This is a predicted structure of a 73-nucleotide RNA (transfer RNA) from a Candidatus Daviesbacteria bacterium.
Its mean pLDDT, the model's own confidence on a scale to 100, is 84.
NCBI's taxonomy places the organism under Bacteria, Bacteria candidate phyla, Candidatus Daviesiibacteriota.
Its Rfam family is "tRNA". By type it is a transfer RNA.
């Protein structure tokens, strides 16, 4: 250059067209404790990579950049 995968919360990841985007670590607040930690309970945290199309309806389809991992040359 060619091909294939993938980019959703501060990590890690489900979500594959249907109207409130979900979990676990981590954050924060509160209970417990002589205090810590563990465990309980509550909460905040996402412009789903950018752009555009298709569609009543787009995280999910499709084109276009961009940027990550593998394969070939």
């Nucleotide at each position: 250059g060619g091909c294939a995968g993938g980019g959703u919360a501060g990590c890690u990841u489900a979500g594959u067209g249907g109207u409130u985007a979900a979990a676990g670590c981590g954050c924060u607040u509160c209970a417990c404790u002589c205090a810590u930690a563990a465990c309980g309970a509550a909460g905040a945290g996402a412009u789903c990579a950018u752009g555009a199309g298709u569609u009543c309806a787009a995280c999910u389809c499709u084109c276009a950049u961009c940027c990550c991992u593998g394969c070939u040359a």